[in-house]
RNA sequence: UGGGAUAUAGCUCAACGGCAGAGCAUCGGUUUUGAGAACCGAGAGUUGCGGGUUCGAAUCCCGUUAUCUCCA
Repeated sequence: UGGGAUAUAGCUCAACGGCAGAGCAUCGGUUUUGAGAACCGAGAGUUGCGGGUUCGAAUCCCGUUAUCUCCA
């Protein structure tokens, strides 16, 4: 330099073009002498960024950034 893949909550990851979710973590509660575990609940999102298509975009299209990988 060229090809491919990935980017969504603090972390790991889901989500047929139609309500943005789960587990863990965090916080609160129950329980416990206390802690842990268990159970119940809550908070946490510019879906990398900028545009376009569409009634409607995490999803489709264009550009761009970062990371990983392959070839030279």
Predicted 3D model of a 72-nucleotide RNA (transfer RNA) from a Planctomycetota bacterium.